A computed fold for a 133-nucleotide RNA from an Anaerolineales bacterium, annotated as SAM riboswitch aptamer (S box leader). It matches the Rfam family "SAM riboswitch aptamer (S box leader)". Rfam describes the family as follows. The SAM riboswitch is found upstream of a number of genes which code for proteins involved in methionine or cysteine biosynthesis in Gram-positive bacteria. The model forms 97% of the base pairs in the Rfam consensus. Taxonomically the source falls in Anaerolineales (Bacteria, Bacillati, Chloroflexota, Anaerolineae).
């Protein structure tokens, strides 16, 4: 650095320092001298990989209740990494249903539209971890 597979609506900050920005990008909304971004120290969170207890399940070795792998539910957590404002802070692209708005003698039905909005589905993109390149 691209690729693949998972997961993203839950959790979880204090001091020291530093001196103006940060929330990836775009647009919005926020956080910020009541002190941003980094950086250090110490603290949790959480359970993706190691590691580990249990419980039933498969198979395998052994033969009489053992051992060994495997995947699977709960669990612990002192290793490896991540995390610790707002859902990934909300949108960004497609589609679908209202809202709205124009016609159709039309509060109920049916078509349009696409500036403004809602909701739900998919997708982009991005993060994290995992394995091979």
């Nucleotide at each position: 650095c691209a690729c693949u597979c998972a997961u993203c609506g839950a959790g979880a900050g204090a001091g020291g320092u530093g001196g103006a920005g940060g929330g990836a990008c775009c647009g919005g909304c926020c956080c910020u001298g009541u002190g941003a971004a980094g950086c250090c120290u110490c603290g949790g969170c959480a359970a993706c990989c190691a590691c580990u207890g249990c419980a039933g399940c498969a198979g395998a070795u052994g033969u009489u209740u053992a051992u060994c792998u495997g995947a699977u539910g709960c669990g612990g957590a002192a290793g490896g990494u991540g995390c610790c404002a707002a859902g990934u802070c909300c949108g960004g692209c497609a589609g679908a249903a209202g809202a709205c708005g124009c016609g159709g003698u039309a509060u109920u039905c049916c078509g349009c539209g696409g500036a403004u909005u809602u909701u739900c589905u998919g997708g982009a993109a991005g993060a994290u971890g995992a394995g091979g390149g």